[in-house]
RNA sequence: GUCUCAUGCAGAGUGGCAGAGGGACUGGCCCAGUGAAGCCACGGCAACCGGUUGCAGCGCGAGUUUCAAUGCAGGUGCCAAUUCCAGCCCCGACGAGUGUCGGGGGAAAAUGAGAU
Numbered sequence: 001g002u003c004u005c006a007u008g009c010a011g012a013g014u015g016g017c018a019g020a021g022g023g024a025c026u027g028g029c030c031c032a033g034u035g036a037a038g039c040c041a042c043g044g045c046a047a048c049c050g051g052u053u054g055c056a057g058c059g060c061g062a063g064u065u066u067c068a069a070u071g072c073a074g075g076u077g078c079c080a081a082u083u084c085c086a087g088c089c090c091c092g093a094c095g096a097g098u099g100u101c102g103g104g105g106g107a108a109a110a111u112g113a114g115a116u
Base pairs, nucleotide, nucleotide: 001116002115003114004113005112006111007110013042014041015040016039017038021031022030023029025087026086027085028084043079044078045077048075049074050072051070052069053068054067056065057064058063083108088105089104090103091102092101093100094099
């Protein structure tokens, strides 16, 4: 990098360095010299993987599987706004200057786990 699966209306920031961008893309709308990105330190959130514990199932057994609990000196991730909203399709209401509002599905991107 590619493929598969899972998840997203919850949650969690201070300081230092730095100095103009950032929110993937496009449009919108936001954030930003009362300091963006990035880097560092410390802190926090969460619970995907791992660990531990418990109930149950399976197994002659060593064990193993579902579920639940636990934040655990473990591996990642995350700490403005629902993944900030929409983008493609369908349904409903209103409108008739092709749109607005509401709902559903999808796409894309993100993160994890597995495979290659």
The RNA shown here (SAM riboswitch aptamer (S box leader)) has 116 nucleotides and comes from a Verrucomicrobiia bacterium. The model forms 97% of the base pairs in the Rfam consensus. It matches the Rfam family "SAM riboswitch aptamer (S box leader)". From the family's description: The SAM riboswitch is found upstream of a number of genes which code for proteins involved in methionine or cysteine biosynthesis in Gram-positive bacteria. The organism belongs to Verrucomicrobiia, within Bacteria.